Molecule: transfer RNA
Organism: Gemmataceae bacterium
RNA sequence: CCUCCCGUACCUCAGCCGGUAGAGGGCCAAGCUUAUAACUUGGUGGUCGCGGGUUCGAGUCCCGCCGGGAGGA
Numbered sequence: 001c002c003u004c005c006c007g008u009a010c011c012u013c014a015g016c017c018g019g020u021a022g023a024g025g026g027c028c029a030a031g032c033u034u035a036u037a038a039c040u041u042g043g044u045g046g047u048c049g050c051g052g053g054u055u056c057g058a059g060u061c062c063c064g065c066c067g068g069g070a071g072g073a
Stems, first nucleotide, its partner, number of pairs: 001072007010025004019056001026044006049065005
């Protein structure tokens, strides 16, 4: 320098053919217990890396940039 992949909640990750964002864990509270853990119930979650474009509508498509990874010169 070139090519490819990834970036979504505090963490690990889903998200179809574009239709307005979810799971598990975590955290908080209550129940249970002498108490803690475990368990049960309820609650708590996001500028979808950043900026533009296309579209009635973008996490998703297009362009640029940033960060991480792999490969090739």